[in-house]
RNA sequence: UCCGGUCGAUCCUGCCGGAGGCGACUGCUAUUGGGGUUCGGCUAAGGCAUGCUAGUCGUGCGAUACAGCGGCGAACGGCUCCGUAACACGUGGAUAACCUACCCACAGGAAGGGGAUAACCCCGGGAAACUGAGGCUAAUCCCCUAUAAGCAAGGAAAGCUGGAAGGCUUCUUUGCACAAAGGUCCGCCGCCUGUGGAUGGGUCCGCGCCUGAUUAGGCUGUUGGUAGGGUAAAGGCCUACCAAACCAGUGAUCAGUACGGGCAAUGAGAGUUGGAGCCCGGAGAUGGGGACUGAGACAAGGCCCCAGGCCCUACGGGGCGCAGCAGCUACGAAAACUUCACAAUGCCCGAAAGGGUGAUGAGGGAACCCCAAGUGCUUCCGUUUUACGGAAGCUUUUCUCUGGCUUAAGGAACCAGGGGAAUAAGAGCUGGGUAAGACCGGUGCCAGCCGCCGCGGUAACACCGGCAGCUCAAGUGGUCGCCGCGUUUAUUGGACCUAAAGCGUUCGUAGCCGGACAUGUAAGUCUUCAGGUAAAUCGUGCGUCUAAUCGUAUGGCUUCUGGAGAUACUGCAUGUCUUGAGGCCGGGAGAGGUGAGAGGUACUCCAGGGGUAGCGGUAAAAUGCUAUAAUCCUUGGGGGACCACCGGUGGCGAAGGCGUCUCACUGGAACGGCCCUGACGGUGAGGGACGAAACCCAGGGGAGCGAGCCGGAUUAGAUACCCGGGUAGUCCUGGGCGUAAAUUAUGCGGAUAUAGUGUGACGUUAUCUACGAGAUAACGUCAUGCCGUAGGGAAGCCGUUAAGUCCGCCGUCUGGGGAGUACGGUCGCAAGGCUGAAACUUAAAGGAAUUGGCGGGGGAGCACCACAAGGGGUGGAGGCUGCGGUUUAAUUGGAUUCAACGCCGGACAACUCACCGGGGGCGACAGCAGAAUGAGGGUCAAGCUGAUGACUUUACCUGACAAGCUGAGAGGAGGUGCAUGGCCGCCGUCAGUUCGUACCGUGAGGUGUCCUGUUAAGUCAGGUAACGAACGAGACCCCUGCCCGCAGUUACCAGCAGAUGCUCUGGCAUGAUGGGGACUCUGCGGGGACCGCUUUUGCUAAAAAAGAGGAAGGAGGGGGCAACGGUAGGUCAGUAUGCCCCGAAUCUCCCGGGCUACACGCGGCCUACAAUGGGUGCGACAAUGAGUUCCGACCCCGAGAGGGGAAGGUAAUCCCCUAAACGCACUCUCAGUACGGAUCGAGGGCUGAAACCCGCCCUCGUGAAGCUGGAAUCCCUAGUAAUCGCGUGUCAUUAUCGCGCGGUGAAUACGUCCCUGCUCCUUGCACACACCGCCCGUCAAAUCACCUGAGUGGGGUUUAGGUGAGAAUCUGACAAACAGAUUCGAAUCUAAGUUCCGCAAGGGGGGUUAAGUCGUAACAAGGUA
Repeated sequence: UCCGGUCGAUCCUGCCGGAGGCGACUGCUAUUGGGGUUCGGCUAAGGCAUGCUAGUCGUGCGAUACAGCGGCGAACGGCUCCGUAACACGUGGAUAACCUACCCACAGGAAGGGGAUAACCCCGGGAAACUGAGGCUAAUCCCCUAUAAGCAAGGAAAGCUGGAAGGCUUCUUUGCACAAAGGUCCGCCGCCUGUGGAUGGGUCCGCGCCUGAUUAGGCUGUUGGUAGGGUAAAGGCCUACCAAACCAGUGAUCAGUACGGGCAAUGAGAGUUGGAGCCCGGAGAUGGGGACUGAGACAAGGCCCCAGGCCCUACGGGGCGCAGCAGCUACGAAAACUUCACAAUGCCCGAAAGGGUGAUGAGGGAACCCCAAGUGCUUCCGUUUUACGGAAGCUUUUCUCUGGCUUAAGGAACCAGGGGAAUAAGAGCUGGGUAAGACCGGUGCCAGCCGCCGCGGUAACACCGGCAGCUCAAGUGGUCGCCGCGUUUAUUGGACCUAAAGCGUUCGUAGCCGGACAUGUAAGUCUUCAGGUAAAUCGUGCGUCUAAUCGUAUGGCUUCUGGAGAUACUGCAUGUCUUGAGGCCGGGAGAGGUGAGAGGUACUCCAGGGGUAGCGGUAAAAUGCUAUAAUCCUUGGGGGACCACCGGUGGCGAAGGCGUCUCACUGGAACGGCCCUGACGGUGAGGGACGAAACCCAGGGGAGCGAGCCGGAUUAGAUACCCGGGUAGUCCUGGGCGUAAAUUAUGCGGAUAUAGUGUGACGUUAUCUACGAGAUAACGUCAUGCCGUAGGGAAGCCGUUAAGUCCGCCGUCUGGGGAGUACGGUCGCAAGGCUGAAACUUAAAGGAAUUGGCGGGGGAGCACCACAAGGGGUGGAGGCUGCGGUUUAAUUGGAUUCAACGCCGGACAACUCACCGGGGGCGACAGCAGAAUGAGGGUCAAGCUGAUGACUUUACCUGACAAGCUGAGAGGAGGUGCAUGGCCGCCGUCAGUUCGUACCGUGAGGUGUCCUGUUAAGUCAGGUAACGAACGAGACCCCUGCCCGCAGUUACCAGCAGAUGCUCUGGCAUGAUGGGGACUCUGCGGGGACCGCUUUUGCUAAAAAAGAGGAAGGAGGGGGCAACGGUAGGUCAGUAUGCCCCGAAUCUCCCGGGCUACACGCGGCCUACAAUGGGUGCGACAAUGAGUUCCGACCCCGAGAGGGGAAGGUAAUCCCCUAAACGCACUCUCAGUACGGAUCGAGGGCUGAAACCCGCCCUCGUGAAGCUGGAAUCCCUAGUAAUCGCGUGUCAUUAUCGCGCGGUGAAUACGUCCCUGCUCCUUGCACACACCGCCCGUCAAAUCACCUGAGUGGGGUUUAGGUGAGAAUCUGACAAACAGAUUCGAAUCUAAGUUCCGCAAGGGGGGUUAAGUCGUAACAAGGUA
């Protein structure tokens, strides 16, 4: 003096936990010494075997001794803490109301006489304990008489002390009766009386002294008086009589708990907690009662009695009491030896010597506490440095051995000597808090850890071990308790608008607090003096000692008593004052209250008239009303409730509350006054009164509305929301209830430091005036709002109407839940109100604000993966292909909304291949076993097999290694994409994401990035506590569109020349040739477009609209690139890679199968359903690309697929290469067709070891579904959609796929935010895993504690009565015994009351518990606020 824990983060409130100290028990561990007021206190004041713990005196007596008589002691010491809430204790007093043995001082005295009895002797009883009769004897035993002092009453006079005489002193009279003891060693020790002292007590009083009000009234000897009794002594202590008091909210009584104090623990202190040990006091001795003896007891190591327990017994009767020291047992988490000695200190007895003493002094045991020391040091060598191991040396506290000294005795200590590093280190912890491991192995939400937070689900710094480290150390941890931390009970020193907390409001009793001046007093207060506050403890100094301990001196502590003084403040008393408060007068304001009367519109009902088919209601409907005439219009009448407009953060009231008008009665406030009283005041525990709505009782009333209820809808359900009805009620009168988010969530009163601006009431002044109760302005007071300074606050916010700064008084709070519940009390007719817990459970619950996300919240902007306006599709059919499902030996895996599904470039015949069936092969390296007694290999044959020298057998050849075992490898398309890298998809065809400095905020954070306009854009401009900047957007790069320049082969051919071929001699074809550089094309390099120009709009902006020019116009078109991040998105099966696993099989090879299955569902496409078409014939125009295991011209054969030859081409050169839609001509004529082509049959071709499962192509034949597609859904804004073909990738063969290329070529918006979404601003939130969120209640299950409970068992206590041990007093002449009477009275029984505890069928709610059921109540307008 803090630290951890609520949150995504923050600041608070608040509790929980950690770190400190102390005590008890306990786990592991342990060398020694000193000291101590430590050790059956906590539970059982339970029970006890055995031994000891109080005796002593021969100088009291008899006696041989013991025993006995007698005296003193045994009332101390020692133990315990049951009871006790009390004069028990503490402290200070009183005793004028008392006692005191032994001791001390002083004064005086002890004369004369008598008697009994124990021991002893003898005889008895009894089991014993014990006891009876007879006889003898002594005393310091007992008794009588005397003397002295004494006591009581009366009288006389004074005096003394004192606060006060009932006291004391002196004299006198009467009465009462009570003295004495001896011993002796001759020193002395005792005895009696009186007074005083000392010591120790008794009694009384002031003050202090725990909790509960869910204990509010208690008490009958109770309170007092008179008289008496009793006691050492006052007193209702007791009795009789009289009176009716006494105590209590300053807590009586009752209940619970508890010995009190000095002190102890802790704390800075104030306090809180404890009170075992030591000291003082009290109480007790198995529970209860009683007296005796004595100076002292109501005594327990004495007696009597009752009760319960135990023991002995001959059954007749006896005995015992460890809360003394040891010890045993029980209880428990919990505590020692049945030791020694009276040597020391004390106590008792004694003249003394001495005796006794479980007091005490010593020893033993105990990790009880405090203090101190040690467990080694040096050098060398080795190992991985500190560290360890080895060797040598040094030291000896401790250890061990010996002797001395010491002690009552022994031990220890001390002294001296010998030996030898020898005999001596653990416990807890290592995720944070909290010092110390990003070590290894095991485990795998298991086992376990954890005070709190939290770890553990296969890479655990948190579990269990190992190693290493940290802290303390002969100790170290755990559990429980107390204090501190806790300002978390707040006197010091807290709070109450929203976190827990202001009573709903007001009146007022007690209490508390109280204006100005003066005087007095001195109670509080302050100063000083005296006494007291035991010792120990505590602080400080000094001393012995290493220290603790100890000794000594001094201080302090706690309050009290008395004396003297001071008088500011408070109190008290007296007198005065006016400013607080109140009264009086005046004119005004007001939904203030109560009662009575009057009115108004609407509604509804009834009646009359008119009128006809619907009305009503809703999102839409239906129930309902209506043909007996509704709804609607109109006239009249009845009824009840209400009081529009005015009307206003306007008014009034204490609050609840109060709204048409008039009258009556009545309360309060404000303003104004040269008036009056004179502190009369403030608050307010209890208490009284008022108190919305609902509800209750009684009686009325009942139009409208309308819980419950009945229908109709809605819905999965709908005991609701919506609709149609409608009862209580709402209204009035009289009672009751007494609660509300009764809220300003803000108690009442007073004082007090700034501004501004409204509104209501009154007053003053001025101006205006229609002269009115007028209007306006300024100022004053009161009231009521807004904003806001300082200040306050966790913040929101409050801010002269405080939540600022102070004062007075009251009420309330102390984590969440259980719970405003239970029980009790009290109020109420009831409903229920007020008061108001605990067990148990839990680490949070909560407040304010922040950033996000979300909303069936709001606003703005945007998008053909949105709509609208359009075009074309999908969804229906057949086929192709992928997925699911199913099937299968296997149908290998992955991907599953957009963002899986012609995707993994994944078109699988073998291979691919990961799957299934069958078969074979493979271990680098090391160790062990084996091996020249032949490892391993090769070859022929047979068997086995689908096949194989793979295996087995046999024969031959060769000659050194070795899979038989253990490790360890290669390999793995085995696992984990939730361990990863890399790459990719989507958010995102988005326009966002941040930083530096400054500023604001306690902080999270905000600002910048906001607002307005604009943009495709956080694009730009203007404003602005911001100013700048970065990533993204843009710019940039590529392609394309126009122009220019340069270049010219393999491209081109206008003009010139020219060759070949064909030819009807007109010409045509071929860039082949010479040439050309015009054109096309290709490549390279430039230009061009910038809102640049004009007009308009806009702010003279940014920009937008239109136009001109231009190939192109506002980003010209198309692409590439593409932020901070998120999605535990996808991929371990492309590669890489951690960990795990397989390891002779999950490696690798071979054969065959499967991935191609097929009732079915889904996605993507192809072909169609036809005439804008099909068929036949003829004719025309591309571009991109590819090519040597290749493209293949051309020729021949074939109807064709194709086959046989073969030039050229490694490519602007050769080839693929006829483009198709299209045009022309003919035909078909609306039909399942000359549409459509699936399916199937037959015959051929190609690739390839191999087309059966399972390829492609050709020809002929066959000719299915299908006639434009439900709900729903997809794409597209121009060279786009649609449509047509071509190339290429894959590729041995196979394209309806992917990627490209060109041909033909539209329609419709020029908008919007309705749907789906995105961005920004704002708002609400109980969400933050972020709405696929959170979360409530019943039911079901388990478990825990509680409440209630018919009853049942027990304890305490009170009252009454019965029995009644025993005791006391009185009487019987005295003593004993006995009898009687009276009183007290334990114990016990009965009855009733009260209180507490145990058990209990059943009943009730509550708490807790990963994945139960039903719904969706709350949080967003939470979908009915």